[in-house]
Molecule: Fluoride riboswitch aptamer (crcB RNA motif)
Organism: Acidomonas methanolica NBRC 104435
RNA sequence: GUCGGAAUUGGCAAUGGACUCUGCCUGACCUGCAAAGGUCGAACCGCCCGCGAGGGCUGAUGAUUCCUACCUCGCC
Repeated sequence: GUCGGAAUUGGCAAUGGACUCUGCCUGACCUGCAAAGGUCGAACCGCCCGCGAGGGCUGAUGAUUCCUACCUCGCC
C1' cells in the first nucleotide's frame, strides 16, 4: 500500500411516524493543543413506451404489524 473478515458507531433501502427483522454503505483530506469545525466521497434517489424530446403508470413497508395522510365502495 492492497485485499478479505470480525466488532462497534453512524447512515441508507422512490412520499410521513413507531416496534421488530432483513439487506447495503460505513471512507479520505484540511484546520486546531484540545474540543470541534470545514471539504470531498459511499450505500440511496420506482416502473413502462420512446433514438430523443416527450408521454403513461403503481406504492405512504426492503418485510410484518400499527398509526397518520390520501383514494375507491358501502352503511349510519